[in-house]
Molecule: RNase P RNA; transfer RNA
Organism: marine eukaryotic metagenome
Parts: sequence; C1' cells; structure tokens
RNA sequence: GCUAGAUAAUCGCUCAAUAUUUGAGAGGAAAGUCCGGGCUCCAAUGGACAAGACGCCAGGUAACACCUGGGAGAUGUAAGUCUACGGAAAGUGCAACAGAAAAAAUACCGCCCCUUAAGAGGUAAGGUUGAAAUGGUGUGGUAAGAGCACACCGCAUAACAGGUAACUGAUUAUGGCAAGGCAAACCCCGUCUGGAGCAAGACCAAAUAGAGACCCUUAAGUUCGUCCUGACUGGGUCAGGGUAGGUUGCUUGAAUUUUACGGCGACGUAAAAUCUAGAUGAAUGAUUAUCCAAGACAGAACCCGGCUUAUAGGC
RNA sequence: GCGAGAUAGCUCAGGCGGUCAGAGCGUCGGAUUCAUAACCCGGAGGUCGAGAGUUCGAGUCUCUCUCUCGC
Repeated sequence: GCUAGAUAAUCGCUCAAUAUUUGAGAGGAAAGUCCGGGCUCCAAUGGACAAGACGCCAGGUAACACCUGGGAGAUGUAAGUCUACGGAAAGUGCAACAGAAAAAAUACCGCCCCUUAAGAGGUAAGGUUGAAAUGGUGUGGUAAGAGCACACCGCAUAACAGGUAACUGAUUAUGGCAAGGCAAACCCCGUCUGGAGCAAGACCAAAUAGAGACCCUUAAGUUCGUCCUGACUGGGUCAGGGUAGGUUGCUUGAAUUUUACGGCGACGUAAAAUCUAGAUGAAUGAUUAUCCAAGACAGAACCCGGCUUAUAGGC
Repeated sequence: GCGAGAUAGCUCAGGCGGUCAGAGCGUCGGAUUCAUAACCCGGAGGUCGAGAGUUCGAGUCUCUCUCUCGC
C1' cells in the first nucleotide's frame, strides 16, 4: 500500500422497473464532527472596524489547516524519519530558585599592580551557579588580560554565479561584528473569512382562540458583534389554545472503472463502458453444505474531498 | 446536528504560565463540658479526566482521545 471471508440452495425483509418476474441492497473507516466545499434559507445590496484562521518555496485541487515535489533545520552509522517552518534591529513583556550578575545586565573566588597590613586601582582570559553567562581555535602583545592585533572558521551586508523560487556557493569585497532565548507570550507583516444549517427549505391536507392582559409608539425590529449604506415593517412582555400528518428535498455525481498520452509526483487531457442503498419506531436475517485467511474494528439517514481515532488475519 | 463541563470524600475558586495547589462543608485529634452540641486550636487527605507537544518550567497554552450534562 491492497484486501476486509467466498460459493450454492431454501425461507424471510426493503427499493426500482418494461411487473406476479427480473435487477439491486452498509464501510475502509459508515466512527469522531476536527477542516474544506456543493446545496438551501435569511431583505441578501455593498462597505468599514472588530473577531477568527493560516504562515518556508513551487505546484495539485471546486476548495482546504489536505496532498505532491523541493529547500532549511533537527536526528540517525546509513537507508531514511520528523517539523503549528514569516518577523526578536517596530514596540511592550517573561525567565522562579540558584548565582557576583539574566538584557543595552555583571565582579564572588581568581590574576596583575601600589601598600608592612588594612585599603585602593586595573581585568573579564580561568573557576563557581544555572535551562541559558555575550563568537570559537591558534599566535602575538600586555603589569595581568581583552578582537587589543593578526590568521583561519563563524556572523552581517553587498556584488557575482546557479536555481521559477525558497535557497546554495572551498567565489569576491567591506566590517571587529547586532545587546542571547521565548511570538503553541501580547504584538507586527502577508493572505483569507456574513450567519445558520436537510431537524436547511418547498408544497399539500387538517385543526384551533384571525382570541386575552399589559407596556412603548417614530421609537423599535428584520439569522449570534458595532457602525454606515440600502430595502421593508408597528414593536415588546406575560399567560393560554391548535398541529407535530403526508409528499418532496433523497440520489447521475467536482461519480466509478479500463486504456492511451503528458508529468519526478500529486494529478490532468481524450475515448469507451457502467448506474452501484434511499430506510423513516428505521430494510440485507435465519438454516444447510463446501472451501478457507477460522473472521477483528464495526451499520448509511443530504452528498462529496480530507484529517484523526479503532482494527484479527492474509498478500 | 448544536452547545457546555471534568480540581481534596462533597460543592466550588484558581489572572496574557513562576516551579505555590486553595476556600467552605465533612473527617481525625486536642482543649472545654456532668455528657453532647456549639465555639476555639492543630492535622491528615490531590496522578488538577488521559496522552502527546511548546517552554528552563504547564492546573493554566495547543492538539488528540475518554467520560458526563443540556438543546
């Protein structure tokens, strides 16, 4: 990654039709309801703010937080695997305890020097603490040291070369060099987003209380925020009465299979073939025989594309 | 199909994370009382539903799963 017991007979259940006989009849997850849509309604017209989601690059797709291929980082001996992967130099904030000191922060021990000592000065190379201590190695220099200076490495910026790009470079040049970490911290940047949901809606039939009380009345209301625009309408509270029936939505779909071509791939294009559940107190069950992998997780309820979770055995 | 919750024996707090886990009732002991209750003092009792992740650090932030309740 594929598969998810098979075949035959008898009785039984549901749907369809050319109708008394034919045909069809639960899944890879039907599950969770975590995402994306199709479809329906809201007066559905258009904006702004707020709020939320995503976050390397290029593609795929109806679309996506999904998939494919690359890049970078981490990890592994390696084949490979993983990644909530924009920004810390826009600003604000956090780091308990320990430690001398935790961000434009620091001198406890130590080292050097003055001094009899006490004390004062210089230092951040060595040591202590911690998850983290402010580039690394070597040489020189210094009172002792320090990018203090130099060489190499690292880092930043720019050019050049390769690449669609992310990015790469044993290339060149400049710079002693930014004061680290955390954004699943607030935030900044970029892109996207009305709200509800088939118990949405549409139609038909029937019944009752087109009855009652109170408040407001150009204010208020109209599918979760606020404001503007625009269209329409009287609005709200309390108690009570009737109905909950039938039809439809309901299965031909961004569909499946095969072949050819294009592409690293996800996929796309073309041709042909097929029709494959539509229940509604809820349909596929029982018996017998044979084979066998000796059968796990488990049952559609508007439909698709994903993710996640559960899972015996076989290939 | 939609919306909430899980913290001590019970009912509930818990802040843009500080290495603490709290309050009341209940329970155990002491003191007080003739005795009990009340009042006072002190204590015990917690895998913060489970697992993984972010972070130095998670009850708190994020994701997945389990259970409970409501429409």